[in-house]
Context: one part of a larger RNA
RNA sequence: UGACGGGGGCCCGCACAAGCGGUGGAGCAUGUGGUUCAAUUCGACGCAACGCGAAGAACCUUACCUGGGUUAAAUCCACCCGAACACUGCAGAGAUGUGGUGGUGCCCUUCGGGGAGCGGGUGAGAAGGUGCUGCAUGGCUGUCGUCAGCUCGUGUCGUGAGAUGUUGGGUUAAGUCCCGCAACGAGCGCAACCCUUGUCGUUAGUUGGCAUCAGUUCGGCUGGCCACUCAAACGAGACUGCCGGCGUUAAGCCGGAGGAAGGUGGGGAUGACGUCAAGUCCUCAUGGCCCUUAUGCCCAGGGCUACACACGUGCUACAAUGGCCGGUACAAAGGGCUGCUAACCCGCGAGGGGGAGCCAAUCCCAAAAAACCGGUCUCAGUUCGGAUUGGAGUCUGCAACUCGACUCCAUGAAGUCGGAAUCGCUAGUAAUCCCUGAUCAGCAGGCAGGGGGAAUACGUUCCCGGGCCU
Numbered sequence: 001u002g003a004c005g006g007g008g009g010c011c012c013g014c015a016c017a018a019g020c021g022g023u024g025g026a027g028c029a030u031g032u033g034g035u036u037c038a039a040u041u042c043g044a045c046g047c048a049a050c051g052c053g054a055a056g057a058a059c060c061u062u063a064c065c066u067g068g069g070u071u072a073a074a075u076c077c078a079c080c081c082g083a084a085c086a087c088u089g090c091a092g093a094g095a096u097g098u099g100g101u102g103g104u105g106c107c108c109u110u111c112g113g114g115g116a117g118c119g120g121g122u123g124a125g126a127a128g129g130u131g132c133u134g135c136a137u138g139g140c141u142g143u144c145g146u147c148a149g150c151u152c153g154u155g156u157c158g159u160g161a162g163a164u165g166u167u168g169g170g171u172u173a174a175g176u177c178c179c180g181c182a183a184c185g186a187g188c189g190c191a192a193c194c195c196u197u198g199u200c201g202u203u204a205g206u207u208g209g210c211a212u213c214a215g216u217u218c219g220g221c222u223g224g225c226c227a228c229u230c231a232a233a234c235g236a237g238a239c240u241g242c243c244g245g246c247g248u249u250a251a252g253c254c255g256g257a258g259g260a261a262g263g264u265g266g267g268g269a270u271g272a273c274g275u276c277a278a279g280u281c282c283u284c285a286u287g288g289c290c291c292u293u294a295u296g297c298c299c300a301g302g303g304c305u306a307c308a309c310a311c312g313u314g315c316u317a318c319a320a321u322g323g324c325c326g327g328u329a330c331a332a333a334g335g336g337c338u339g340c341u342a343a344c345c346c347g348c349g350a351g352g353g354g355g356a357g358c359c360a361a362u363c364c365c366a367a368a369a370a371a372c373c374g375g376u377c378u379c380a381g382u383u384c385g386g387a388u389u390g391g392a393g394u395c396u397g398c399a400a401c402u403c404g405a406c407u408c409c410a411u412g413a414a415g416u417c418g419g420a421a422u423c424g425c426u427a428g429u430a431a432u433c434c435c436u437g438a439u440c441a442g443c444a445g446g447c448a449g450g451g452g453g454a455a456u457a458c459g460u461u462c463c464c465g466g467g468c469c470u
Base pairs, nucleotide, nucleotide: 007470008469009468010467011466012465013464015460016459019425020424021423022422023421026316027315028314029313030312031311032310033309034307035306042053043052064302065301066300067299068298069297070296077123078122079121080120081119082118085102086101087100088099089098090097091096106115107114108113128291129290131289132288133287137285138284139280140279141278142276144274149188150187151186152185153184154183155164156163157162168179169178170177194268195267196266197265199236200235201234202233203232205230208226209225213223214222215221239262242256243255244254245253246252318418322377323376324375325374326373327372328371334365335364336363339358340357344353345352346351384415389410390409391408392407393406394405395404433451434450435449436448437447
C1' cells in the first nucleotide's frame, strides 16, 4: 500500500422480508458423471461446467471403432499424351480397377504443326495432421459487474515505500453534483450522443375507412375520398422548465399544476484499470514438440442413440378455476422461387390429387390458443393422466434395422401436489396460452422473438454479494 476479520460506522442489490409460481417425489425429454463397449470422438467442472460448443449425429456431418484401400488431393516448374466434355459395360460393400461409344471448340498457321485453357501420366521441390502444449501465444469470450470505480501531470508533504488530489459535510442510480479543503487540473469509466417503444404535427396514400356520397352479385367488392387506423421519413415534446415547502442563499429532496409521458418515462446496444496462469491450439491464426507407405487421405459398415445407477435443466401430469363434445370471437411479429401454396376433390387422419395467386403492406403459410356460450361427466386411479406395448399406415430422403417425425385402432403404467433442502420474479413483470423464426431434405419438450395478464414490498435485525470510511 493492499487483502482479510464469526471488528465498527454509512449505503446499495429479488440479498432477506412480504407475495405469486416452481424444483426436490412420478413418467418422459435432454445434458453430465459413472459403468459398459471394438468404439461409445473431443472439449466445458462452484457461482461463471452439466437443453453448454451443437441455430438440427439415419448416410454426410464425424474428429471415434472394425474392415477394405492409397502414397497422394490443392498450387507452382519441366517433359510426354489427349482438347475439354457427355453417355455407358464389367468386377467390387464402396473407394477403386478395367473397358466401349460419341466428340472436336478458341488464337496463329507455310495445313506438317504451334499456343492459351482443361484432363491424364512421370520427375522435383513441396504438402497434410480436429496429433500435444490455452501454463509459450494472438484473437474472441465468461466473470466480479452497469458495480462506481481506476489512474495521470504539475505542485505540496514524507529519508523512503508512499500520501495528498479520490478524504470531510450534504446529495445522487452514479468519483452525480454542491460546499469546504495543499492542492490545481486532466484522462479512462458514469451520464449524454445511437436503436426501439409511449403522444402529437408535417409530407405523400395500389394498406385502411360506409366516417361521408353513389353503385352493389353484399365481400372495401366497385367508383370516389384520405378524415381516421396504419405504414415510413422529417420534426415537435421532458428541461426539476413552473408553483409551494424543506435545505447552507447551494447541490438537491418532498408535494402540486399542466401534460401522452415527470424527475435517468420503459426496454436495448454500450462492460473502465484489472481479477480468476478462468475458457477456447476442435472456428480461425500461431511459437515449440511429435507423425510422415502414417497420428495424413479415400471408402463401406458400425458408434457418438449403450444402461444396475447418481445429479443438473426441462416437458406432461396428478384434475371440477377441470376433462370431453358442439358453436362463436379477439393478435402481434415473422417467413416464402428448384419457395409459400389457396379454392375444390379423395382419405377417420397423418396425407394424397389439384393447380389459382404471390419475388409479396396486394397472394400464401393461417387455425391463434386460453377466453365466451350451450351440453355432458360428479370425485372415482375416474370420460383425470398419458408412459409403455401390439397392429395398420403417411411423409422426407439413395436409404428410416441399429436410429426419424407424424397419423389411426387397441393397450392403458407411475402419479392423489411431493422429505431435508432449493430456484425465479417488483409490472405489461410473474403465472398462463398460443403463434412465428433461425438451424433444417426430414426431425424442437431446446434456443431466439411476438401476442391476450396478478399479488406483495412493514422494513434493513438476520443470510448472500457489492461500494465508501475506519